[in-house]
Notes
RNAcentral holds the full RNA, with entries from MGnify. The part of an RNA shown here (large-subunit ribosomal RNA, domain II) has 681 nucleotides and comes from uncultured Johnsonella sp. The coordinates come from a structure-prediction model, not an experiment, and the mean pLDDT is 84.
Context: one part of a larger RNA
RNA sequence: UCCGGCGAGUUGCAUGUACUGGCAAGGUUAAGCACUACAGGUGCGAAGCCGAAGAGAGAUCAAGUCUUAAUAGGGCGAAGAAGUCAGUGAAUGCAGACCCGAAACCGGGUGAUCUAUCCAUGUCCAGGUUGAAGUCAACGUAAAAGUUUAUGGAGGACCGAACCCACAUCCGUUGAAAAGGGUGGGGAUGAGGUGUGGAUAGGGGAGAAAUUCCAAUCGAACCCGGAGAUAGCUGGUUCUCCUCGAAAUAGUUUUAGGACUAGCCUUAAUUUAGUCUGAUGGAGGUAGAGCACUGAAUUUUUGCGGGGGCGUCAAAGCUUACCAAUGAAUAUCAAACUGCGAAUGCCAUACAGAUGAUGAUUAGGAGUCAGACUACACGAGAUAAGUUGGGUAGUCAAAAGGGAAAGAGCCCAGAUCUACGGCUAAGGUCCCAAAGUGAGUGUUAAGUGGAAAAGGAUGUAGGAUUUCAUAGACAACUAGGAUGUUGGCUUAGAAGCAGCCAUACAUUAAAAGAGUGCGUAAUAGCUCACUAGUCGAGAGGUUCUGCGCCGAAAAUGUCCGGGGCUAAAACACUACACCGAAGCCAAGGGAUGACGAAAGUCAUCGGUAGAGGAGCAAUCUUACCAACGUAGAAGCCAUACCGAAAGGAGUGGUGGAGAAGUAAGAAGAGAGAAUGCCGGA
Numbered sequence: 001u002c003c004g005g006c007g008a009g010u011u012g013c014a015u016g017u018a019c020u021g022g023c024a025a026g027g028u029u030a031a032g033c034a035c036u037a038c039a040g041g042u043g044c045g046a047a048g049c050c051g052a053a054g055a056g057a058g059a060u061c062a063a064g065u066c067u068u069a070a071u072a073g074g075g076c077g078a079a080g081a082a083g084u085c086a087g088u089g090a091a092u093g094c095a096g097a098c099c100c101g102a103a104a105c106c107g108g109g110u111g112a113u114c115u116a117u118c119c120a121u122g123u124c125c126a127g128g129u130u131g132a133a134g135u136c137a138a139c140g141u142a143a144a145a146g147u148u149u150a151u152g153g154a155g156g157a158c159c160g161a162a163c164c165c166a167c168a169u170c171c172g173u174u175g176a177a178a179a180g181g182g183u184g185g186g187g188a189u190g191a192g193g194u195g196u197g198g199a200u201a202g203g204g205g206a207g208a209a210a211u212u213c214c215a216a217u218c219g220a221a222c223c224c225g226g227a228g229a230u231a232g233c234u235g236g237u238u239c240u241c242c243u244c245g246a247a248a249u250a251g252u253u254u255u256a257g258g259a260c261u262a263g264c265c266u267u268a269a270u271u272u273a274g275u276c277u278g279a280u281g282g283a284g285g286u287a288g289a290g291c292a293c294u295g296a297a298u299u300u301u302u303g304c305g306g307g308g309g310c311g312u313c314a315a316a317g318c319u320u321a322c323c324a325a326u327g328a329a330u331a332u333c334a335a336a337c338u339g340c341g342a343a344u345g346c347c348a349u350a351c352a353g354a355u356g357a358u359g360a361u362u363a364g365g366a367g368u369c370a371g372a373c374u375a376c377a378c379g380a381g382a383u384a385a386g387u388u389g390g391g392u393a394g395u396c397a398a399a400a401g402g403g404a405a406a407g408a409g410c411c412c413a414g415a416u417c418u419a420c421g422g423c424u425a426a427g428g429u430c431c432c433a434a435a436g437u438g439a440g441u442g443u444u445a446a447g448u449g450g451a452a453a454a455g456g457a458u459g460u461a462g463g464a465u466u467u468c469a470u471a472g473a474c475a476a477c478u479a480g481g482a483u484g485u486u487g488g489c490u491u492a493g494a495a496g497c498a499g500c501c502a503u504a505c506a507u508u509a510a511a512a513g514a515g516u517g518c519g520u521a522a523u524a525g526c527u528c529a530c531u532a533g534u535c536g537a538g539a540g541g542u543u544c545u546g547c548g549c550c551g552a553a554a555a556u557g558u559c560c561g562g563g564g565c566u567a568a569a570a571c572a573c574u575a576c577a578c579c580g581a582a583g584c585c586a587a588g589g590g591a592u593g594a595c596g597a598a599a600g601u602c603a604u605c606g607g608u609a610g611a612g613g614a615g616c617a618a619u620c621u622u623a624c625c626a627a628c629g630u631a632g633a634a635g636c637c638a639u640a641c642c643g644a645a646a647g648g649a650g651u652g653g654u655g656g657a658g659a660a661g662u663a664a665g666a667a668g669a670g671a672g673a674a675u676g677c678c679g680g681a
Stems, first nucleotide, its partner, number of pairs: 001681006011095005017089007026050003032044004054061002064076004098236002101233001105226006116200009125190001127159003130155001134151002137148003163187003167184005202218001204214003239615006249262005263368002265365007274355005279349004288340001289338002294334003299329003305323002307320004371396006378389003401412003416589003421585003427579003430563003436576001439574005449565001455550002459547010476534005482507003487501003513528001517526002590605006616670001619666006628658001635654005641648002
């Protein structure tokens, strides 16, 4: 991992409720007793319980009663009346209460053969080294002290085996071993090692102290019991079909992943409303707008007050391109501003139209209280997030099908079943790949299409406007581009061209600046403006649009799904055709509901949690079955039959003795999951 078997809402009592049955103003027995055919039997047994009358705290009264001074008023009642006892269903309460699962708590016992400490009694420590005190002797001293040499043999002394330990490292890590092995290391006469016997016991012991040890178990041992502890938590919870079908919200909660009540779902009964559109009538302060108010912010002006400077200390005073209240003018901003103010939405209606059971009440049963994304208007955040919080709508959740290459939440569309029928939606129609290599008019040249901004640009197409132009424009070429003068100043120089001033100076002219640029030390030189000629028809500027260009660097392989596409297979507009879904239509079948006497007609049939309904199968019991079975039961194997499903037959083989069917009843009544349990492979 697989296979087989086992494996989870049960039972008792109580309560209200629905249905069924008995009896009914009544209903019913309990314990117990008797009988007996021993049957989920019969009879006795009203003690008790519920109901038929209520009101009051109560005495008490009673179709009334209580309150009260009241006969008033008011409250609860009657009139207007059905209960009760069983059975069944679902639910709830109390019980282990659907099943499995803690860590723990308490009680009573068992453990110190491991280990900790202690007690008693034994035992062990090769060999080598060092050489304390003391002592003898000699020297020494007045005597001592002292010195030297011997002797001596002390020490939690030294080196190092046994023995004990466990510091380093390697190996081992499903090991040879649930702590070891190798090589080194430490102690090795001591607070030493060790044998035997004994003592201390679980909130207790022991501890050279580590929450360390107390039998591979220790922040409280182990065994049995209380015990099916408790688990708002996790996991699991077994056949089928049919009808309807949620919620992820509010309030409260030692509450936030749990509950309770309401909301939303379902079933039954009763009842008669409900919803939408229009019309009419309302309330309002949002969007927008505005700046009188409340505030914010900008410029100009006015300049209370303040700062700086001057003023002989102090002051008066003067002054200031400083700050600046208030006022004035101009132009702004606001969720917590409003002298204005929509669209929607909301409320109402004895109105009109549409719809057709959608509304309400009562009673039984729930589930839900983690929601997700998208669009729109907002708050928080960074006008970040597949972020977070509410609001409105949709989808998913609980929704399959088609499209978006692929995709819970996007677009289209809501699957009762059958078929190789038809029409469409979104989206598509060159090939992959169903359908136009379709038509018309334009655009794009960038593979733009098929990712991106500020910004940049004689890209290109269309429009508007303006200037110049046959009295000849624009571009090009030819020629001129002069004189006063080197303007004045400055300067070493400054001559159109370093700089300053003037430059709307003048002359000659077709035209020519006191000079557009290059250039020189300064001149010179080249050139431009301007003019004429040649040429011969458009040329220049501004602006608004369409589609493109650059801006554009990232990690496996390129931003069309790929091939590939350029008068498109791209983009814009136009009118057609076709494809395309479980949508719609047509055909046939089924189910549910309504209506109907029926025939039938109409509507409906996606679905998680959940409510309701109808069934199938296995086991056992009762009854029926003279008609199953050795001429072959059950079980097993095979099989093209029947049923909407769970399922049910027939036949053949195997097997070798019991079994099917019908009508009821009872429950150990259905397995794929529980790191399920047991067995097997």
It matches the Rfam family "Bacterial large subunit ribosomal RNA". Gene Ontology terms of the family: structural constituent of ribosome and ribosome.